This is a predicted complex of two RNAs, RNase P RNA and transfer RNA, with 446 nucleotides together. Rfam match: Bacterial RNase P class A. The prediction has a mean pLDDT of 77.
RNA sequence: ACUACAAACCGUGCUAUCGUCUUGGCCCCGUGCCAGGAAGGAAAGUCCGGACAGCAUAGAGCAACGCACCACCUAACGGGUGGGAUGUGCGGGUGCAAGGCCCGCGCAGACAGAAAGUGCCACAGAAAAUAACCGCCGGCCCCCGGGCAGGUAAGGGUGAAAAUGUGGGGUAAGGGCCCACGUCGCGGUGUGGUAACACGCCGGGAGGGUAAACCUUGCGUGCUGAAAUGCCAUGUAUACGGUCGUUUGAGGGCUGCUCGCCCGAUGACCGAGGGUAGGCAGAUACAGGCGGCGUGCGAGCGCCGUCGCAGAUAAAUGAUAGCAGCCCGCCCCCGGGCGGGAACAGAAUCCGGCUUACAGGUUUGUAGUUUUU
RNA sequence: GCCAACCUAGCUCAGCCGGUAGAGCAACAGUUUCGUAAAUUGUAGGUCGUGGGUUCGAAUCCCAUGGUUGGCU
Numbered sequence: 001a002c003u004a005c006a007a008a009c010c011g012u013g014c015u016a017u018c019g020u021c022u023u024g025g026c027c028c029c030g031u032g033c034c035a036g037g038a039a040g041g042a043a044a045g046u047c048c049g050g051a052c053a054g055c056a057u058a059g060a061g062c063a064a065c066g067c068a069c070c071a072c073c074u075a076a077c078g079g080g081u082g083g084g085a086u087g088u089g090c091g092g093g094u095g096c097a098a099g100g101c102c103c104g105c106g107c108a109g110a111c112a113g114a115a116a117g118u119g120c121c122a123c124a125g126a127a128a129a130u131a132a133c134c135g136c137c138g139g140c141c142c143c144c145g146g147g148c149a150g151g152u153a154a155g156g157g158u159g160a161a162a163a164u165g166u167g168g169g170g171u172a173a174g175g176g177c178c179c180a181c182g183u184c185g186c187g188g189u190g191u192g193g194u195a196a197c198a199c200g201c202c203g204g205g206a207g208g209g210u211a212a213a214c215c216u217u218g219c220g221u222g223c224u225g226a227a228a229u230g231c232c233a234u235g236u237a238u239a240c241g242g243u244c245g246u247u248u249g250a251g252g253g254c255u256g257c258u259c260g261c262c263c264g265a266u267g268a269c270c271g272a273g274g275g276u277a278g279g280c281a282g283a284u285a286c287a288g289g290c291g292g293c294g295u296g297c298g299a300g301c302g303c304c305g306u307c308g309c310a311g312a313u314a315a316a317u318g319a320u321a322g323c324a325g326c327c328c329g330c331c332c333c334c335g336g337g338c339g340g341g342a343a344c345a346g347a348a349u350c351c352g353g354c355u356u357a358c359a360g361g362u363u364u365g366u367a368g369u370u371u372u373u
Numbered sequence: 374g375c376c377a378a379c380c381u382a383g384c385u386c387a388g389c390c391g392g393u394a395g396a397g398c399a400a401c402a403g404u405u406u407c408g409u410a411a412a413u414u415g416u417a418g419g420u421c422g423u424g425g426g427u428u429c430g431a432a433u434c435c436c437a438u439g440g441u442u443g444g445c446u
Base pairs, nucleotide, nucleotide: 001369002368003367004366005365006364007363008362009361010360012324013323014322015321016320017319018318020038021037022036023035024034025033026032027030040344044355045354047353048352049351050350051349052225053224054223055222059259060258061257062256064221065220066219067218068217069083070082071081072080073079084111086108087107088106089105090104091103092102093101094100112216113215117214118213119210120209121208133156134155135152136151137150139148140147141146142145165181166180167179168178169177183206184205186203187202188201189200190199191198192197229281230280231279232278240271241270242269243268244267251263252262253261288307289306290305291304292303293302294301295300326341327340328339329338330337331336332335374445375444376443377442378441379440380439383398384397385396386395392429400416401415402414403413404412422438423437424436425435426434
């Protein structure tokens, strides 16, 4: 210098003219004039979590749903930070070498329980979890090759998976049958650590997989969402028909069921009709932005200063021209000229995350290649 | 704005508490007919919307994502 990957950030600027929405001010109240403001990093998907609002200032049980190593951050979270164990890649050590083990660096993940129970495990295979096909072993029978009833999971074969890994003892042959060292989980205990966990000791044990199968354990969640909700204005039929009911309660209070609580007579529901369909609040000041200092490994937290930064409602935020910058192509020729291009996408109550889309550029880190020193 | 369901052959659908994907119509070829239709026999056709995961094994279970349809004032 180039390439690849990862993370963070930026993602056109200025001027002029015309136009749209909005805030404040002014008057000659006109869709007037003056001054100010006007999309994003994802405004997206609506996948999580909250604020806020209504329903008993949200109650009980069952059901349902969600989460699942530990600690911390946070308003909260399935988000984030740090750590642990596991798996995996690279490098080093041990070693003749492979495997294994140890150390370092990086990456990944929905990392509770299969020794609580139930289910399932196609095909193949004797057998898929109450294992004898071949083989091995002794016994009996017929008589030299078989048969019968047994023992045996060390060997073969099948399969994704085959009943405790290595060594020894024991045995007719074998087998956790016994022993030692391992593996795993349980109980007790020591040291370090807030903890997960790590390194040990003692005891008595276990043996396929699957919980993104049912399930069990622990923790958590009340339901509904701004078309929530509160109010003002306009208009009509307090009419008509039917059913039920008025304290022995119709019906309702937006919860899957049961209970409980509350409202309830100028009542409720159904039918067929009549009318309105405008406006205000919610709603733009905040877990707010920027800068500095302190603190913490970090996510963050605290203090100080400063700023005010869209608010539409069928929905505004745009168009044209010029200049500058960026990218691509061509031409002359190393500085210019000409032409073209500029992504993904657009607020709709607000906020914190996650996920997805994105032309081009900048910075940092890691790895590789080439050149120079 | 909020919520739900669906996506499988050219079309309409089944298969969805896992075991290797089917039906009807359509298409193509044969038989039948002088010829066509009907009838009848056979054949082909599938990345199960896309990507990833769990599992020995995924259309089916889980996660993400794209599209289609419907409901709510």